[in-house]
TPP riboswitch aptamer (THI element) from Rhizobiales bacterium YIM 77505, 100 nucleotides, folded computationally. The source organism's lineage runs through Bacteria, Pseudomonadati, Pseudomonadota, Alphaproteobacteria and Hyphomicrobiales.

RNA sequence: AUGAUCUCCUUGGGGUGCCCGCAGGGGCUGAGAGGCGUCUCGCCAACCCAUUGAACCUGAUCCGGCUCGUACCGGCGUAGGGAGUGAGAGAUGACGGCAG
Numbered sequence: 001a002u003g004a005u006c007u008c009c010u011u012g013g014g015g016u017g018c019c020c021g022c023a024g025g026g027g028c029u030g031a032g033a034g035g036c037g038u039c040u041c042g043c044c045a046a047c048c049c050a051u052u053g054a055a056c057c058u059g060a061u062c063c064g065g066c067u068c069g070u071a072c073c074g075g076c077g078u079a080g081g082g083a084g085u086g087a088g089a090g091a092u093g094a095c096g097g098c099a100g
Base pairs, nucleotide, nucleotide: 005089006088007087008086010084011050012049013048014047017028018027019026020025034044035043036042037041056081057080058079062075063074064073065072
């Protein structure tokens, strides 16, 4: 110097669903289902993701399986879109897997 990969700053992207008839309150899944307001929306917070990009959106009120279920599994999917720079750590072993 390179270095699997990780951390941080900053910037940016993103969703906020389902059930108990409603409210209150509670339950489910999830990383995340929160708070406030002038409440079809906006702001803030947490969380996740940023091109090696299934975070998230579209197709989609999709298709098959399974189920109490929109949970879960598979397909669609080599689909069409989707938001980055900098600094530092690192074979004296990151990250991942398995076992206890």
Its Rfam family is "TPP riboswitch aptamer (THI element)". Rfam links the family to the GO term thiamine pyrophosphate binding. Rfam's curators write: Vitamin B(1) in its active form thiamin pyrophosphate (TPP) is an essential coenzyme that is synthesised by coupling of pyrimidine and thiazole moieties in bacteria.